[in-house]
Molecule: transfer RNA
Organism: Opitutaceae bacterium
RNA sequence: GCACUGUUAGCUCAAUUGGAUAGAGCACCUGACUACGAAUCAGGAGGUUGGGGGUUCGAUUCCCUCACAGUGUACCA
Numbered sequence: 001g002c003a004c005u006g007u008u009a010g011c012u013c014a015a016u017u018g019g020a021u022a023g024a025g026c027a028c029c030u031g032a033c034u035a036c037g038a039a040u041c042a043g044g045a046g047g048u049u050g051g052g053g054g055u056u057c058g059a060u061u062c063c064c065u066c067a068c069a070g071u072g073u074a075c076c077a
Base pairs, nucleotide, nucleotide: 001073002072003071004070005069006068007067010026011025012024013023019057028044029043030042031041032040050066051065052064053063054062
């Protein structure tokens, strides 16, 4: 350089071949319980879906481009 894969909540990951207000576990906050804490239970908060653009009535999903990460591969007088 080229090819492929990935980027979604603080972390790890979903999202039914494009459809309605993007979810789960852990973590965090509040409450219950407890002598206190842990565990458990109930509730809550937390997202420009990596950036930008395009297609579409509608995009996490399709297309283009850029950035970052990973894997493979080519070249190096």